[in-house]
RNA sequence: AUCUUAUCCAGAGCGACGGAGGGAACUGGCCCGAUGAAGUCCGGCAACCUGCACUCCGACAAUCGUGUAAGGUGCUAACUCCAGCAAAAUGGGUACCAUUUUGGAAGAUAAGGG
Numbered sequence: 001a002u003c004u005u006a007u008c009c010a011g012a013g014c015g016a017c018g019g020a021g022g023g024a025a026c027u028g029g030c031c032c033g034a035u036g037a038a039g040u041c042c043g044g045c046a047a048c049c050u051g052c053a054c055u056c057c058g059a060c061a062a063u064c065g066u067g068u069a070a071g072g073u074g075c076u077a078a079c080u081c082c083a084g085c086a087a088a089a090u091g092g093g094u095a096c097c098a099u100u101u102u103g104g105a106a107g108a109u110a111a112g113g114g
Base pairs, nucleotide, nucleotide: 002113003112004111005110006109007108008107013042015041016040017039021032022031023030026084027083028082029081043076044075045074048072049071050070051068052067053066054065080106085103086102087101088100089099090098091097092096
C1' cells in the first nucleotide's frame, strides 16, 4: 500500500511549552486562530481489542450480555464542519434551481485477513 467487518448526530482542560497557521486531499462554501493555530507534554473522554469481575448453567467451559478501566490503540471546535455522485418527495418552474430524506463515493478509527 491492499481486502473484510463494525462504528462515525454522544463524550472530553479557563493546564504547560510552543509560536502561525488550521479544519485529510481537490473544487466550492462556511468556520477556527495573537482573547494564541499546528506540534509536543500533562490532564480528560470513550470502551474497538486484551485482561479482570459478574451473569448464564444440574455442573464445567465457550458464546451472548453487563461492569471495570490495568494493558494496546483511538479521540479530545462545528454531524466525518457542509456540499460534490444517484434516487425520491415537495416548491418554484421546466428537463434548471431550492429544501428535505435515502443510498453511494471518499475519509477516519478499531479488529482481523493476505

Annotation
The RNA shown here (SAM riboswitch aptamer (S box leader)) has 114 nucleotides and comes from Paludifilum halophilum. The prediction has a mean pLDDT of 81. Its Rfam family is "SAM riboswitch aptamer (S box leader)". From the family's description: The SAM riboswitch is found upstream of a number of genes which code for proteins involved in methionine or cysteine biosynthesis in Gram-positive bacteria. The organism belongs to Paludifilum, within Bacteria. It was read from a public genome assembly, where an Rfam model found it.